[in-house]
RNA sequence: AAAUCCCAUGCGCUUAAUCUCUUAUCGAGAGCGGGGGAACCACUCUGGGUGAAUCUAGCUAUCUUAUCUGGCUGGUAGGGCUACCUUUCAGUCCGAACCCAAAAGCUAACUUCGUAAGCGUAGAAAGGCGGCAAC
Numbered sequence: 001a002a003a004u005c006c007c008a009u010g011c012g013c014u015u016a017a018u019c020u021c022u023u024a025u026c027g028a029g030a031g032c033g034g035g036g037g038a039a040c041c042a043c044u045c046u047g048g049g050u051g052a053a054u055c056u057a058g059c060u061a062u063c064u065u066a067u068c069u070g071g072c073u074g075g076u077a078g079g080g081c082u083a084c085c086u087u088u089c090a091g092u093c094c095g096a097a098c099c100c101a102a103a104a105g106c107u108a109a110c111u112u113c114g115u116a117a118g119c120g121u122a123g124a125a126a127g128g129c130g131g132c133a134a135c
Stems, first nucleotide, its partner, number of pairs: 011120004018030004031115006041105001047100004055075007078094005084128006
C1' cells in the first nucleotide's frame, strides 16, 4: 500500500414492512399492506392464500408397461435496479419461498391480521420539475 473482516454514521435498494408516543419492559397509535365478509352479478368447476416468482424443452434419479415426483441445464409469463420524475435506448439481476385445512368467487357495513428480513446500484438521450447564481 492492497485485500479481507469488524464497528459506527449518512445515503440508497428489494419489500406493506415506516413514523410517533410510552411505564421506552409489556404496549398504544398514525401510515402502509393482507385475509374473512351481503345484495347484485358470476360460477356450478374444482382445493385455497401471500408473492413478480408462472409455464416449459432436454438430460437424469427411484419405481415402472407407462406415469407421477425430485434434481440439473436452458428458455419463459412476469418483476426489479442503473440516485429529482416519466419515457425510450443500452446494460444487468430475480423469475423463490412459505402458509391455510375441508371452509374460503366478487363483496358495502362489519371483522381480523402483518408492519419481518435481506442487501450496496450509479450509462445515455428526450421531455418536465426544482435549486443556485447573475441581471
A computed fold for a 135-nucleotide RNA from Firmicutes bacterium UBA5388, annotated as c-di-AMP riboswitch aptamer (ydaO/yuaA leader). The coordinates come from a structure-prediction model, not an experiment, and the mean pLDDT is 80. It was read from a public genome assembly, where an Rfam model found it. Taxonomically the source falls in Bacillota (Bacteria, Bacillati). The model forms 100% of the base pairs in the Rfam consensus. Its Rfam family is "c-di-AMP riboswitch aptamer (ydaO/yuaA leader)". About the family: This family represents a conserved RNA structure found upstream of the ydaO and yuaA genes in Bacillus subtilis and related genes in other bacteria.